[in-house]
Context: one part of a larger RNA
RNA sequence: GUCGGUGACUCAUAGGCAGUAGCUUGGUUAAGGGAGCCCACCGGACCCGUAGCGAAAGUGAGUCUUCAUAGGGUAAUUGUCACUGCUUAUAGACCCGAACCUGGGUGAUCUAUCCAUGACUAGGAUGAAGCUUGGGUAAAACUAAGUGGAGGUUCGAACCGACUGAUGUUGAAUAAUCAGCGGAUGAGUUGUUGUUAGGGGUAAAAUGCCACUCGAACCCAGAGCUAGCUGGUUCUCCUCAAAAUGCGUUGAGGUGCAGUAGUUAACUAGACAUCUAGGGGUAAAACACUGUUUUGGUGCAGGCCGCGAGAGCGGUACCAAAUCGAGGCAAACUCUGAAUACUAGAUAUGACCCCAAAAUAAUAGGGGUCAAGGUCUGUCAAUGAAACGAUGGGGGAUAAGCUUUAUCGUUGAGAAGGUAUAGCCCGGAUCACCAAUUAAGGCCCCUAAAUGAUCGCUUAGUGAUAAAGGAGGUCGGGGUGCAGAGAUAACCAGGAGGUUUGCCUAGAAGUAGCCACCCUUGAAAGAGUACGUAAUAGCUCACUGAUCGAGCAUUCUUGCGCCGAAGAUGAACGGGGCUAAGCAAUCUGUCGAAGCUGUGGGAUAUAAAAAUGCAUCGGUAGGGGAGUGUUCUGCCUUAGGGGGAAGCCUUCGUGUGAGCGGGUGUGAACGAAGCGGAAGCGAGAAUGUCGGC
Numbered sequence: 001g002u003c004g005g006u007g008a009c010u011c012a013u014a015g016g017c018a019g020u021a022g023c024u025u026g027g028u029u030a031a032g033g034g035a036g037c038c039c040a041c042c043g044g045a046c047c048c049g050u051a052g053c054g055a056a057a058g059u060g061a062g063u064c065u066u067c068a069u070a071g072g073g074u075a076a077u078u079g080u081c082a083c084u085g086c087u088u089a090u091a092g093a094c095c096c097g098a099a100c101c102u103g104g105g106u107g108a109u110c111u112a113u114c115c116a117u118g119a120c121u122a123g124g125a126u127g128a129a130g131c132u133u134g135g136g137u138a139a140a141a142c143u144a145a146g147u148g149g150a151g152g153u154u155c156g157a158a159c160c161g162a163c164u165g166a167u168g169u170u171g172a173a174u175a176a177u178c179a180g181c182g183g184a185u186g187a188g189u190u191g192u193u194g195u196u197a198g199g200g201g202u203a204a205a206a207u208g209c210c211a212c213u214c215g216a217a218c219c220c221a222g223a224g225c226u227a228g229c230u231g232g233u234u235c236u237c238c239u240c241a242a243a244a245u246g247c248g249u250u251g252a253g254g255u256g257c258a259g260u261a262g263u264u265a266a267c268u269a270g271a272c273a274u275c276u277a278g279g280g281g282u283a284a285a286a287c288a289c290u291g292u293u294u295u296g297g298u299g300c301a302g303g304c305c306g307c308g309a310g311a312g313c314g315g316u317a318c319c320a321a322a323u324c325g326a327g328g329c330a331a332a333c334u335c336u337g338a339a340u341a342c343u344a345g346a347u348a349u350g351a352c353c354c355c356a357a358a359a360u361a362a363u364a365g366g367g368g369u370c371a372a373g374g375u376c377u378g379u380c381a382a383u384g385a386a387a388c389g390a391u392g393g394g395g396g397a398u399a400a401g402c403u404u405u406a407u408c409g410u411u412g413a414g415a416a417g418g419u420a421u422a423g424c425c426c427g428g429a430u431c432a433c434c435a436a437u438u439a440a441g442g443c444c445c446c447u448a449a450a451u452g453a454u455c456g457c458u459u460a461g462u463g464a465u466a467a468a469g470g471a472g473g474u475c476g477g478g479g480u481g482c483a484g485a486g487a488u489a490a491c492c493a494g495g496a497g498g499u500u501u502g503c504c505u506a507g508a509a510g511u512a513g514c515c516a517c518c519c520u521u522g523a524a525a526g527a528g529u530a531c532g533u534a535a536u537a538g539c540u541c542a543c544u545g546a547u548c549g550a551g552c553a554u555u556c557u558u559g560c561g562c563c564g565a566a567g568a569u570g571a572a573c574g575g576g577g578c579u580a581a582g583c584a585a586u587c588u589g590u591c592g593a594a595g596c597u598g599u600g601g602g603a604u605a606u607a608a609a610a611a612u613g614c615a616u617c618g619g620u621a622g623g624g625g626a627g628u629g630u631u632c633u634g635c636c637u638u639a640g641g642g643g644g645a646a647g648c649c650u651u652c653g654u655g656u657g658a659g660c661g662g663g664u665g666u667g668a669a670c671g672a673a674g675c676g677g678a679a680g681c682g683a684g685a686a687u688g689u690c691g692g693c
Stems, first nucleotide, its partner, number of pairs: 001693006012090009022080002026048002032042002052059002062074004094232002097229001101222006112196001114194001116192005121186001123155003126151001130147006159183003163180005198214001200210003207216001235627006245258005259383002262379002266375003273347006284336001285334001290330003294326005302318001303316005350370006386411010417425002430601004435597001437595001441591003444576003450588001452587003456583002463578001469563002473560002476557007490547001492545003496520003502514002526541001531538001602617003606613001628682001630679006640670001647666002650663005
């Protein structure tokens, strides 16, 4: 890993509710007795009910409060006993799962310290004290050479250790191997026998070690500890159907009450819409208040300046109260003030049936049924982590697939169609159909349907991601100026004289800089637009003429495009590919879903059954209803069974399904159906458990 077994809401005793049954001359026995057991039967104590009220005395269809019969509270009634189901309590209480805690024991053959008694330590190196001899001294000291053999000395095997690297990592090994490494006469190593025990020992101290176990060993017991936590919880069909909110909580992933679901019983007739009547202080708006704010006028007080001995006076392009004019702002401003929403009332609906026939009335009228909704009785669940989208707000940066509220929608618990997509759009799936028609969205191919029509735009593969900013992109719409008295562009010619204006300066001649910027000739020509020279020179422009011949220049703006545009797979059209198969506008057709319709089945409700009509039948948590199978058992030592039972393999039929029935084979002895009863009653999951492979 797989296959096959096994594996989880139980039992007891009480309470509540529902259903069913008995009795209701109220019901009922408990312990106990009962000639084998179980019954029958006996046993009436107790319990429930039959009267309540009051703390009580007490009183009584009343009573209590009270001065009060003023008012108020409560009562004026009610079965009981069993069985079954659901649920609550107590217990292990649906199953598996701790880490711990407590008690009693077992361990020092590993390892830590200690005690006792033994054993072991190749070979080199160094050369302390002391001693001897010589020198030396009065004697010493001292000194030289030898001798000597000290040391938690040194080098280095055994031995003990473990600093580094590699290998190994389902290893050769639950800690090793290889290559180096440290100590190696010492606080050395080691054999054997003992000592110390868990709230403890031992520890050259690391929370180390105490038998692969150590922040408290191991074994058994309390013990099925407890677990608001995780995981798991086994057959079918039908039906209804949530919540992720509020308040409280040593509360926040739990739980109580309320809200929302189911079911049971009762009552009501609405919901939506239209109209009418209400209160409001939001959006907006406004500045009348409260605040805030720009500017202009007048301008108190103040500052500054001047005069004055002082009082005071004068001035002021400073500041500025108040007031006037113009213009703004506000969740905690309002002289105003909606739409919605909310409250109340009135009117009023849809489907079907009947009156309903020989004729008219008949889309009118009357009656009935159903539908959605609401209120409420009893009982009993889940939920109480929500998500995104839209709108009104807060927080944040008018950031977040952010966070937090309110009102809706969808997902959650919702399939199908569209968007390649939980939350967007369309639309709510009872079943079948190789039928029809539409929604959203589409109609070149993948891929069902117009390579449709008309009219424009786009050239960027824009379409098919993005800003500030930038640009003779391009279509369209305006404003202004110039222009056959010839514009714009280009080419030809002129572009002069006073004058090198004056100043300045080494120089300054249109052209370093400063001031001024006149006059003349002329078709026109600046006391000069740019380049240039040391300064001149030179070149050029403004301006004018000629040639040419029709638009030119500038500005505002709509639409669609361009750049701005850097990321890790091609990867930002779903792909192919597209110049429309892109974008804007208009038109017709067509496709397109589990929608609606058609045809044919099923179920639920209306109702006790049948028929018919109408309506309904997505569904998680969860509730309710109806069934199926397994083992044992009663009727029942039953029907059946060696002329072949159960079981197993296979096959056919049948039922909405769990399932049921038949046939062949195998198998070799048991064993249905029907109506009941009782449960060790249904497995795919629990890192389940046992076994096989």